[in-house]
Context: one part of a larger RNA
RNA sequence: GGCACAUGGUGAAUGCCUUGGCACAAGGAGGCGAUGAAGGACGUGGUAAGCUGCGUUAAGCCGCGGGGAGGUGCAAACAACCGUAGAUCCGUGGAUUUCCGAAUGGGACAACCUAGCUAGUUGAAGACUAGUUAUCCGAAAGGAGGCCAACCCGGCGAACUGAAACAUCUAAGUAGCCGGAGGAAAAGAAAACAAUAGUGACUCCCCAAGUAGUGGCGAGCGAACGGGGACCAGCCCAAACCGAUGCCGUUUCGGCGUCAUCGGGGUUGUAGGACCUGCAUACGUGAUCUGCGAUCUCAAGUCGAAGUGGCCUGGAAAGCCACGCCACAGAAGGUGAAAGCCCUGUAGGCGUACGGAGAGCAGCACAGCGGGAUUCCUGAGUACCACGGGACCGGAGAAAUCCUGUGGGAAUCUGCCAGCACCAUCUGGUAAGGCUAAGUACUACCUUGUGACCGAUAGUGAACCAGUACCGUGAGGGAAAGGUGAAAAGAACGCCUAGUAGGCGAGUGAAAUAGUACCUGAAACCAUGUGCUU
Numbered sequence: 001g002g003c004a005c006a007u008g009g010u011g012a013a014u015g016c017c018u019u020g021g022c023a024c025a026a027g028g029a030g031g032c033g034a035u036g037a038a039g040g041a042c043g044u045g046g047u048a049a050g051c052u053g054c055g056u057u058a059a060g061c062c063g064c065g066g067g068g069a070g071g072u073g074c075a076a077a078c079a080a081c082c083g084u085a086g087a088u089c090c091g092u093g094g095a096u097u098u099c100c101g102a103a104u105g106g107g108a109c110a111a112c113c114u115a116g117c118u119a120g121u122u123g124a125a126g127a128c129u130a131g132u133u134a135u136c137c138g139a140a141a142g143g144a145g146g147c148c149a150a151c152c153c154g155g156c157g158a159a160c161u162g163a164a165a166c167a168u169c170u171a172a173g174u175a176g177c178c179g180g181a182g183g184a185a186a187a188g189a190a191a192a193c194a195a196u197a198g199u200g201a202c203u204c205c206c207c208a209a210g211u212a213g214u215g216g217c218g219a220g221c222g223a224a225c226g227g228g229g230a231c232c233a234g235c236c237c238a239a240a241c242c243g244a245u246g247c248c249g250u251u252u253c254g255g256c257g258u259c260a261u262c263g264g265g266g267u268u269g270u271a272g273g274a275c276c277u278g279c280a281u282a283c284g285u286g287a288u289c290u291g292c293g294a295u296c297u298c299a300a301g302u303c304g305a306a307g308u309g310g311c312c313u314g315g316a317a318a319g320c321c322a323c324g325c326c327a328c329a330g331a332a333g334g335u336g337a338a339a340g341c342c343c344u345g346u347a348g349g350c351g352u353a354c355g356g357a358g359a360g361c362a363g364c365a366c367a368g369c370g371g372g373a374u375u376c377c378u379g380a381g382u383a384c385c386a387c388g389g390g391a392c393c394g395g396a397g398a399a400a401u402c403c404u405g406u407g408g409g410a411a412u413c414u415g416c417c418a419g420c421a422c423c424a425u426c427u428g429g430u431a432a433g434g435c436u437a438a439g440u441a442c443u444a445c446c447u448u449g450u451g452a453c454c455g456a457u458a459g460u461g462a463a464c465c466a467g468u469a470c471c472g473u474g475a476g477g478g479a480a481a482g483g484u485g486a487a488a489a490g491a492a493c494g495c496c497u498a499g500u501a502g503g504c505g506a507g508u509g510a511a512a513u514a515g516u517a518c519c520u521g522a523a524a525c526c527a528u529g530u531g532c533u534u
Stems, first nucleotide, its partner, number of pairs: 001533009015519001016483002020454002022451007029443002031147002039100003042055003046078002050074002061094006070082003105114003115133008135144003151182001152180005162169001166216001192199002203230005213221002234435003237379001241264006248257003269413001271378004275372005284366003289363004295357003301350003307323004312319001324341002326330001332344003384408008394420001415430005470477002490518001493505004
């Protein structure tokens, strides 16, 4: 020096554990904000750095309800206190709530500086206290502004990529940006489909169907009719006509007329309504508002069965042995190992504030059937056309339909539109005003539950004081880090030592090779000892 074994050190794998995550389901809620939000800064404790709570009334103040013996948060200790005259704690309502922040008197490098006016304190200068003073919209009353996860509607709108290159095309009306709203949004009661038969608003799902089509007929894109389901709900204006009021015009002073506002009327395609006329006037319907309201739900919470013994093992009994018991409860968690009967619970009951839902009732709103006549009304820079774009399954095509930038520009029910160029017949409908629940989408947040989900290099980036430390001028990037023990019983006292370092005794403990560098403690790596060998 090598090899082997043993004993240690180092190291952190592995095993076991789980306070944390992940996913989903059901229910709730679906907003907060000038009555100052979200988010912060600074304060606030007897001692107080951090977190949490709170705001000069500052780990808190008041009312009501619950609860019942301890309490002064995490978090020890000392001090000082509170509590059966009911504290702490839990629920709910209220009070207080500095400064910044939409931030709003003006300004500013956020948490700072500095004014005007009104009222007050003061003898006064001054200082202080309370209130008020931004902008926009609106006649005023009043409203808006900012924040917030996804879902929704609208405006603007890529590229990588695919086409095995690339330009039409695709990706994709996606990402992104902007605006707006709601608990959902959007859409919606046929100028719709269909086809000689019919359907009857919209939305969503399954099929039709990867079909018909479209397409450098490449890559690709991709319907509808119809059928089956979910859910169901239909309405209101404008106009004709009638009336009122007002201005104006006109007048023979009786009125008449234009316009404006308001009220009645009226709302559709087998056309309807106005107008003239006959009958009826109650049965009903309601999505709006108001009141009453059976009943249900809802906070903290509360009741809730049944086991003992053992000189059996052990540190400890829930294990084992013996004999019992409950069960609408043998879910689960905890307790010194493995408990239906020890604790919390579980099954099953009870409770109810603030709220929520709500059948029904009342008010309130809406609302009928015919005949006649052919005078009036039935949404205009609209329909439509041309050109240029866009949307549709449809890339300009034979290209209907829908939207519209520019230009032109109708008809008025004997009307007009559509049925995929266009025309005719036929059929369907009635544009150019508006509202509309449900079925559908989503989950930042709350409650409950579940898991052939993870178990600390996993699962969130974050189980731990994490969006922290740290990096970056900045936008932004972004960690590592869990486990003593049943209980701190966390090692009095002594010794070595420079030592409050470390160790050796003593002591605690079942265990200290469980000593806070703490469960288990693999390997690499480093020592020591013994053996063999060179």